[in-house]
RNA sequence: GUCUGAAAAUGGCUACCAGGGCUGAAAAGCAUUGGGCGCAAAGUUACCGGUCUAAGGGGCAUGGGGAGUGCUCUAUGACGGCGGGAUUGCCAGA
Numbered sequence: 001g002u003c004u005g006a007a008a009a010u011g012g013c014u015a016c017c018a019g020g021g022c023u024g025a026a027a028a029g030c031a032u033u034g035g036g037c038g039c040a041a042a043g044u045u046a047c048c049g050g051u052c053u054a055a056g057g058g059g060c061a062u063g064g065g066g067a068g069u070g071c072u073c074u075a076u077g078a079c080g081g082c083g084g085g086a087u088u089g090c091c092a093g094a
Stems, first nucleotide, its partner, number of pairs: 002094004012039002016035004021030003037081001043087003047084003050079003056074007
């Protein structure tokens, strides 16, 4: 340096639940306390696919008309613990 692995050891992260705080229209995110499902990258990255949301915009319905309400389409918003790619890295073995 490359490949393989997570048996051991040192550590790391934190699904989900509860408490309470902030941001956001929402999805979701941030931070904190306790518990701890799991993860060899469950470190980073939104490049590709996929998934979630719909403030704003479009359409339809309702409404005398309007307002309002409902439905629907749409990402520029979000998800890295959905998969792939890129990139950085501890330990052990070959």

Description: Predicted 3D model of a 94-nucleotide RNA (c-di-GMP-I riboswitch aptamer) from a Pseudomonadota bacterium. Taxonomically the source falls in Pseudomonadota (Bacteria, Pseudomonadati). Its mean pLDDT, the model's own confidence on a scale to 100, is 86.